[in-house]
RNA sequence: CCGUGCUAGGCGGGGAGGUAGCGGUGCCCUGUACUCGCAAUCCGCUCUAGCGAGGCUGAAUUCCCUCUCGAGGGGCGCGGCCUCGGGGUCAGUCCGCCGGUGGCGGUGCUGAUGGCCAGGGUCCCGCGCGACGCCGGUCCGUGAACCAGGUCAGAUCCGGAAGGAAGCAGCCUUAAGCGGUCCCCGGUGGGCGCAGGCGGGAACACCCCGGCCGGAGCCGCCACAGGCGUAGGCGCCCGGGACUGUCGUCUCGACGGAGGGUGCACGG
Numbered sequence: 001c002c003g004u005g006c007u008a009g010g011c012g013g014g015g016a017g018g019u020a021g022c023g024g025u026g027c028c029c030u031g032u033a034c035u036c037g038c039a040a041u042c043c044g045c046u047c048u049a050g051c052g053a054g055g056c057u058g059a060a061u062u063c064c065c066u067c068u069c070g071a072g073g074g075g076c077g078c079g080g081c082c083u084c085g086g087g088g089u090c091a092g093u094c095c096g097c098c099g100g101u102g103g104c105g106g107u108g109c110u111g112a113u114g115g116c117c118a119g120g121g122u123c124c125c126g127c128g129c130g131a132c133g134c135c136g137g138u139c140c141g142u143g144a145a146c147c148a149g150g151u152c153a154g155a156u157c158c159g160g161a162a163g164g165a166a167g168c169a170g171c172c173u174u175a176a177g178c179g180g181u182c183c184c185c186g187g188u189g190g191g192c193g194c195a196g197g198c199g200g201g202a203a204c205a206c207c208c209c210g211g212c213c214g215g216a217g218c219c220g221c222c223a224c225a226g227g228c229g230u231a232g233g234c235g236c237c238c239g240g241g242a243c244u245g246u247c248g249u250c251u252c253g254a255c256g257g258a259g260g261g262u263g264c265a266c267g268g
Base pairs, nucleotide, nucleotide: 001268002267003266004265005264006263009057010056011055012030013029014028015027020046021045022044023043024042034054035053036052037051038050063261064260065259066258067257068256072252073251074250075249076248077247078245079244080243082241083240084239085238086237087236092234093233095229096228097227098226100224101223102222103221104220105219106218107217114213115212116211117210119208120207121206122205123201124200125199126198127197128194129193130192132189133188134187135186136185137184139180140179141178142177148173149172150171151170156165157164158163
């Protein structure tokens, strides 16, 4: 060095989670890799790795080690966004008010703001006219087995008769009551009307009309910065949570790549 037979080893690995710890079942990544049984209120184990049974391969493309690459996972930090609880009104925002400055517009010497006077309205009292509502009257209808009226057939009673009496039903009428009532009459009411009727009062706060004094401002909108106040929505401060990042850092790390390492027996 070659051949035959065998042995160690191998026939997937990794992350998170879980666990005192390790491996597995379940989840995720890698990517192809013997079979069966077992397992989350879990299974097996106690130190390098699932346990049990069976099968294949076997000293190298396949086993072992180191380096590299880096799918993917995880921790922490930072950022973004959302959310919950609390705080505080300091500076911002929202809202209101005030004065100032500037701009624009209107109005004013045919007289502004302001002052004085008179009248009217808003306030109070009384009264009138109208409309409306309600009540009563009026008017209409209805309305009595007997105990309302009239007329009372029949029947009844009195009478010798003539005649008379009381009187049911029917018919007519009416009382109380009931219902209605356009108009008419009376009473009564009030967030009605009378280009807000008539008369009187109070008061001087506001508004309107007018007169007088006096002689130049007055009003609205917008912007700016300021002051005061309210609210606690947003922003702010403190703490918690969820999601997310092509961010930083630490950590584990599959697949792949490179290098190195590892037997025994017999025969030639």
Molecule: Bacterial large signal recognition particle RNA
Organism: soil metagenome